[in-house]
RNA sequence: GGAGUGGGCCGGGCGGUCGCCGGCGGCGCGGUACUUUACGCCCGCGGGAGGAAAGUCCGAGCUCUACAGGGCAAGGUGCUGGCUAACGGCCAGGCGGGGCGACCCGACGGAGAGUGCCACAGAGAACAGACGGCCGUCCGUAGCAUCGCGAGAUGCGAGGCGGUCAAGGUGAAAAGGUGCGGUAAGAGCGCACCGCGGCCGCGGCGACGCGGACCGGCACGGCAAACCCCACCCGGAGCAAUGCCAAAUAGGAGCCUCGUUGUCGCCUACGGGAGGCAACACCAGCGGCCCGCUGGGUUGAGGCUCGGGUAGGCAGCUCGAGCGCGCGAGCAAUCGCGCGCCUAGAGGAAUGACCGCCGCCCGCAAGGGUACAGAACUCGGCUUAUAGGCCCACUCCGACG
RNA sequence: UCCCCAGUAGCUCAGUCGGCAGAGCAGGUGGCUGUUAACCACCGGGUCCGCGGUUCGAGUCCGUGCUGGGGAG
Numbered sequence: 001g002g003a004g005u006g007g008g009c010c011g012g013g014c015g016g017u018c019g020c021c022g023g024c025g026g027c028g029c030g031g032u033a034c035u036u037u038a039c040g041c042c043c044g045c046g047g048g049a050g051g052a053a054a055g056u057c058c059g060a061g062c063u064c065u066a067c068a069g070g071g072c073a074a075g076g077u078g079c080u081g082g083c084u085a086a087c088g089g090c091c092a093g094g095c096g097g098g099g100c101g102a103c104c105c106g107a108c109g110g111a112g113a114g115u116g117c118c119a120c121a122g123a124g125a126a127c128a129g130a131c132g133g134c135c136g137u138c139c140g141u142a143g144c145a146u147c148g149c150g151a152g153a154u155g156c157g158a159g160g161c162g163g164u165c166a167a168g169g170u171g172a173a174a175a176g177g178u179g180c181g182g183u184a185a186g187a188g189c190g191c192a193c194c195g196c197g198g199c200c201g202c203g204g205c206g207a208c209g210c211g212g213a214c215c216g217g218c219a220c221g222g223c224a225a226a227c228c229c230c231a232c233c234c235g236g237a238g239c240a241a242u243g244c245c246a247a248a249u250a251g252g253a254g255c256c257u258c259g260u261u262g263u264c265g266c267c268u269a270c271g272g273g274a275g276g277c278a279a280c281a282c283c284a285g286c287g288g289c290c291c292g293c294u295g296g297g298u299u300g301a302g303g304c305u306c307g308g309g310u311a312g313g314c315a316g317c318u319c320g321a322g323c324g325c326g327c328g329a330g331c332a333a334u335c336g337c338g339c340g341c342c343u344a345g346a347g348g349a350a351u352g353a354c355c356g357c358c359g360c361c362c363g364c365a366a367g368g369g370u371a372c373a374g375a376a377c378u379c380g381g382c383u384u385a386u387a388g389g390c391c392c393a394c395u396c397c398g399a400c401g
Numbered sequence: 402u403c404c405c406c407a408g409u410a411g412c413u414c415a416g417u418c419g420g421c422a423g424a425g426c427a428g429g430u431g432g433c434u435g436u437u438a439a440c441c442a443c444c445g446g447g448u449c450c451g452c453g454g455u456u457c458g459a460g461u462c463c464g465u466g467c468u469g470g471g472g473a474g
Base pairs, nucleotide, nucleotide: 001397002396003395004394005393006392007391008390009389010388012358013357014356015355016354017353018352020048021047023045024044025043026042028041029040030039050372054383055382057381058380059379060378061377062238063237064236065235075233076232077231078230079093080092081091082090083089094108095106096105097104098103109229110228114227115226116223117222118221131168133164134163135162136161137160138159143156144155145154146153147152176194177193178192179191180190181189195218196216197215198214199212200211201210202209203208242315243314244313245312252306253305254304255303256302257301258300259280260279261278262277263276264275266273267272282296283295284294285293286292322341323340324339325338326337327336328335329334359370360369361368362367402473403472404471405470406469407468408467411426412425413424414423420457428444429443430442431441432440450466451465452464453463454462
């Protein structure tokens, strides 16, 4: 100098004007009925999006609901150890794979329980298999070759029976690999080494690793993100959850009232009670108004109280598994202690608009642009999107000293 | 705020337990006809929504994203 790997962080800055949301304060003002609270207005002070606020893919807190306990079903997770409130997350390690390397990736239990699938090609695809070959054997016909005067003999020979899995070829995959021996030809058939399984010893909490002069000739390939088996986890719903206060109207329950005077007869426990009729009063109608007339007064009407509950309001609602710094334990994730800080909390949607200067990018310039994206009960993760920039550690290559 | 479904040819849809992606309509060519339509024969046309994984092999199985549609309070 070039090419890369891993991790951490920022993701526009300063100032001005006008607004928006919510908080705190005011011997403030208004309405005034005594004060307080609450409400409206004014003034002042300070606060107001993110690393993903996103997707809603996991896990929890919180709330309601169901439930003696246990199991099945359904769903999920899946090497080991640890962290954590919990997790499918994170850290460390093991094993396997990739990269020269820093480093990266892995749904990584079980195919010596069962069921199922393995297209095409190929002889054969899971109780392996014989197409062309190779070897043995039987019959040895047709035919051919050699010998022979001839009878015939020998060899080859299509075919039948059997052996073989080494080589050919097919396939993603062909039933351990290499070598030597062995055999009619071959083959773990035998042996040596390697591989595999078991057992033993040692190391490690463990996954696992190392060693063995021990045992087994090797015992049936792949797929479980096919059914399944094993181990573990898990009740359901979600803040429009849920709790509290509570208007009008309608409906529910309880209580009270529905007159006064006169008169008539009735009942009576002699205190009174229910009723008829008339007048007055009341209500409704006719009517411009009064008089008047007509109608009405307990299966109805009115009033008060109570409870449920709607609109509406309040809580849940942001002090929390919180954030920053330091020290300590630990390889780390993480945990403990101390000090400091308060950092949107609205309620259908506030966090905006404009201007000046600077930064960055494109462009010769004029000028243009400035990523992904907008909180809605709250956390821990994962995943996805993201212009540009900064820092740290490490690897490989080249050159020079 | 929460939950569910779908995406395959230009259009509408099939595709079973993973094994060469199909049907109807539409399009093209030829035939029939004086011509067109209908009819007959033949043909072309697919990133199976994208990316990644499992597998010998993925439209199908798994993960994740995108788009569209529907539902609950």
The prediction has a mean pLDDT of 76. Two RNAs folded together computationally: RNase P RNA and transfer RNA, 474 nucleotides in total. Rfam match: Bacterial RNase P class A.